Predicted 3D model of a 541-nucleotide part of an RNA (large-subunit ribosomal RNA, domain I) from Erysipelotrichaceae bacterium OttesenSCG-928-M19. Its mean pLDDT, the model's own confidence on a scale to 100, is 83. It matches the Rfam family "Bacterial large subunit ribosomal RNA". Its family is annotated with structural constituent of ribosome and ribosome in the Gene Ontology. It was read from a public genome assembly.
Context: one part of a larger RNA
RNA sequence: AGCAUAUGGUGAAUGCCUAGACACUUGGAGACGAAGAAGGACGUAGGAACCUGCGAAAAGCCUCGGUUAGAGGGUAACCACUCAAACCCGGGGAUGUCCGAAUGGGGGAACCCACCUAUACAAGUAUAGGUAUCUAUAUAUAAAUACAUAGUAUAUAGAGGUUAGACCUAGGGAACUGAAACAUCUAAGUACCUAGAGGAAAAGAAAACAAAAGUGAUUCCCUAAGUAGCGGCGAGCGAACGGGGAAAAGCCCAAACCCAACUUAGGUUGGGGGUAGUAGGACCACAAAAAGGAAAGCGAAUUAUAGUUGAAUACUUUGGAAAGAGUAGCCGAAGAAGAGUGAAAGCCUCGUAGACGAAAUAAUUCAAUGGACUAGUGGAAUCCUGAGUACGGCGGGACACGAGAAAUCCUGUUGGAAUCAGCCAGGACCAUCUGGCAAGGCUAAAUACUACCAAGUGAUCGAUAGUGAACAAGUACCGUGAGGGAAAGGUGAAAAGAACCCCGGGAGGGGUAGUGAAAGAGAGCCUGAAACCAUACGCUU
Numbered sequence: 001a002g003c004a005u006a007u008g009g010u011g012a013a014u015g016c017c018u019a020g021a022c023a024c025u026u027g028g029a030g031a032c033g034a035a036g037a038a039g040g041a042c043g044u045a046g047g048a049a050c051c052u053g054c055g056a057a058a059a060g061c062c063u064c065g066g067u068u069a070g071a072g073g074g075u076a077a078c079c080a081c082u083c084a085a086a087c088c089c090g091g092g093g094a095u096g097u098c099c100g101a102a103u104g105g106g107g108g109a110a111c112c113c114a115c116c117u118a119u120a121c122a123a124g125u126a127u128a129g130g131u132a133u134c135u136a137u138a139u140a141u142a143a144a145u146a147c148a149u150a151g152u153a154u155a156u157a158g159a160g161g162u163u164a165g166a167c168c169u170a171g172g173g174a175a176c177u178g179a180a181a182c183a184u185c186u187a188a189g190u191a192c193c194u195a196g197a198g199g200a201a202a203a204g205a206a207a208a209c210a211a212a213a214g215u216g217a218u219u220c221c222c223u224a225a226g227u228a229g230c231g232g233c234g235a236g237c238g239a240a241c242g243g244g245g246a247a248a249a250g251c252c253c254a255a256a257c258c259c260a261a262c263u264u265a266g267g268u269u270g271g272g273g274g275u276a277g278u279a280g281g282a283c284c285a286c287a288a289a290a291a292g293g294a295a296a297g298c299g300a301a302u303u304a305u306a307g308u309u310g311a312a313u314a315c316u317u318u319g320g321a322a323a324g325a326g327u328a329g330c331c332g333a334a335g336a337a338g339a340g341u342g343a344a345a346g347c348c349u350c351g352u353a354g355a356c357g358a359a360a361u362a363a364u365u366c367a368a369u370g371g372a373c374u375a376g377u378g379g380a381a382u383c384c385u386g387a388g389u390a391c392g393g394c395g396g397g398a399c400a401c402g403a404g405a406a407a408u409c410c411u412g413u414u415g416g417a418a419u420c421a422g423c424c425a426g427g428a429c430c431a432u433c434u435g436g437c438a439a440g441g442c443u444a445a446a447u448a449c450u451a452c453c454a455a456g457u458g459a460u461c462g463a464u465a466g467u468g469a470a471c472a473a474g475u476a477c478c479g480u481g482a483g484g485g486a487a488a489g490g491u492g493a494a495a496a497g498a499a500c501c502c503c504g505g506g507a508g509g510g511g512u513a514g515u516g517a518a519a520g521a522g523a524g525c526c527u528g529a530a531a532c533c534a535u536a537c538g539c540u541u
Stems, first nucleotide, its partner, number of pairs: 001540003005536005015526001016490002020461002022458007029450002031162002039099003042055003046078001050074002061093006070081001072079001104113003114131008133159009167198001168196005178185001182232001208215002219246005229237002250442003253386001257272007277420001279385004283379004291374002297369001299366007307356003313328005329347002331335001338350003391415008401427001422437005477484002497525001500511004
């Protein structure tokens, strides 16, 4: 020096555990905000660094309920509170500094500086309220410029910002990529940006489909079907009809005509009327009064936001500890939820099944009342039935459909109808036939999503896993900044957390002792592998 064995040290794997995650299901809820939000800054406890709570009325105040012996948040001792009901839980209210849409003006957020009105007085201070912008409406005022208008002022009402990196609609809109290169094409109307809305949104009551038979608003699912088609006919893209389901709901204007007001000869506004495709309505004539029925309010019920009740076991034994084992019982709408308790508990605790409960606030549903609104027949002369619209040309876009034989839909530009004897569609176009009535609007449900709340589930993870985060985590730390972004869990059943002595400056160690089942569980604390280090002994050189 090496090897082997043993005993230790170091180290943290492994095992076990879970306080936290992950993915879902069902139900709720789907908003908050100028009555100042979301998010923060700074404060705030007798004493208080951080988190939590709260706001100068500051771990809290008032009130109405619930509950019952303790309690003063995480967090101890001292000290104070509490059966005259504290603490705790829930409903309502008060207070709520400063910043922040931030809104009196400014500003380098959490700061600086004002003005007006009222009140008080010690007379320049205090307290209270107000003073942003935009939009709409009303009134007043009022330029260039005569009437006017713009502008200005005041009053009233509304808006503004945030979020859940979700869902929806609209306006814009890529590239990588694929085509084994690449340009049409694809990726994709995706990502992303912007605007807006709602609990859903959008769509929606046929100028629809269909095909000689019929259907009867929209939306979603299954199918039709990877079919018909489109396509440098490449890569790829990709329907509809029909069938089966979910859910079902239909309505209102404009116009003709009449009336009124104001204007005046042009009409405007308001009221009535009217809403259709088998054409309907106005208009004229006739007729009739019954039925249906939206919203608000009132009432009731249910639910939510605290809670209440809730069966049944003893002994022996092992052990530190019984829930284990043994013996003998009991309950069960509860052993086919679970969790805890010194090991493994139906009968110890919390619960569970079942049964009850609200002063206050909110939601939903329902009955009665209520009553916006809704209805007939015939006639046929006249009138009305959405115009720079439909449609055509040119250029684009959307349709599964890339200009194609290209219908249909949208429109930048340019032309430009008809008016019910009418017009549109049925995939160029024409005829016949069939279906419908554009150029105005509203509309629940079935559908999409989940930041949030409640209950629950898992052939999901178990501390290098699972969220980045089980711990003072979006923290520490890094970066001028946008931004990046950790590590870090476990004594014990219970602190019973080791009195005292010795060495030492201390840290630490030792001793005997004590606690404990165990201290080889001693706080650097469950288990404690290996690398690595040391000691002892043996062998080899």